Model confidence (mean pLDDT): 80 of 100. FMN riboswitch aptamer (RFN element) from a Spirochaetales bacterium, 135 nucleotides, folded computationally. Its Rfam family is "FMN riboswitch aptamer (RFN element)". Rfam describes the family as follows. The RFN element is a highly conserved domain that is found frequently in the 5'-untranslated regions of prokaryotic mRNAs that encode for flavin mononucleotide (FMN) biosynthesis and transport proteins. This element is a metabolite-dependent riboswitch that directly binds FMN in the absence of proteins. In Bacillus subtilis, the riboswitch most likely controls gene expression by causing premature transcription termination within the 5' untranslated region of the ribDEAHT operon and precluding access to the ribosome-binding site of ypaA mRNA.The FMN riboswitch structure, reported in present an FMN-bound six-stem junction, adopts a butterfly-like scaffold, stapled together by opposingly directed but nearly identically folded peripheral domains. The sequence was found by an Rfam model in a public genome assembly. Taxonomically the source falls in Spirochaetales (Bacteria, Pseudomonadati, Spirochaetota, Spirochaetia).
[in-house]
RNA sequence: CAAAAUUUUCAGGGUUGGGUGAGCAAUAGCAAUUCCCUACUGGUGGUGAUAGUCCACGACUCCAAGGAAUUUUCCUUGGACUGAUUUGGUGAAAUUCCAAAACCAACGGUAAAGUCCGGAUGGAAGAAAAUUAAU
Repeated sequence: CAAAAUUUUCAGGGUUGGGUGAGCAAUAGCAAUUCCCUACUGGUGGUGAUAGUCCACGACUCCAAGGAAUUUUCCUUGGACUGAUUUGGUGAAAUUCCAAAACCAACGGUAAAGUCCGGAUGGAAGAAAAUUAAU
């Protein structure tokens, strides 16, 4: 210096303001963070230069096999699925910067949800640190 093993810690953000009124009602009124306008948010690694929209990965959902528990739940492995961007400018180099205009966001619940509640005090791509003995 490099690789390895073990352990520990960390590892997702966001509804502002207005309108409508399914429905409820004691007929005073109440009533969507879900609808409409507006507002707001952006996991991890990579990439000639900084990325929600490029490449890859994770998460979510589903399937199969094996195992545990023992009645439908958990674990492991493998597989399936897996959203969305253009134009102009600068530059050696940018779908990453600057300007402008767009677009996207699992499942269950509930008045139809990227932002509320729930599975989740979970899991995880990965990030960091410590220790170990040998080469």